[in-house]
């Protein structure tokens, strides 16, 4: 310098155009002598960053930034 790739709550992963779900974690209750396991609720995220496009975008397009891989 050029391609490809991924980028979603504390961690991992779904949705891949109609204002985000699951899992485990976390708080609270119950339960138990206590703690584990279970059971209820309940907090967290406006989807890397800025722009198009559309009524409408996380989801299509761009450019940037990051992490990875491949080439020179």
């Nucleotide at each position: 310098c050029g391609g490809g790739u991924u980028g979603u709550g504390g961690u991992g992963g779904a949705c891949c155009g109609g204002u985000a779900c699951c899992a485990c974690g976390c708080u609270u209750g119950g339960u138990u002598c206590g703690g584990g396991a279970c059971c209820a609720a309940g907090a967290g995220g406006u989807a890397g960053u800025g722009g198009g496009u559309u009524c409408a975008a996380u989801u299509c397009c761009c450019a940037c930034c990051a992490g990875c891989c491949c080439g020179a």
Notes:
A computed fold for a 72-nucleotide RNA from a Patescibacteria group bacterium, annotated as transfer RNA. The organism belongs to Bacteria candidate phyla, within Bacteria. The sequence is in RNAcentral, with records from ENA. It matches the Rfam family "tRNA". Rfam classes the family as a transfer RNA.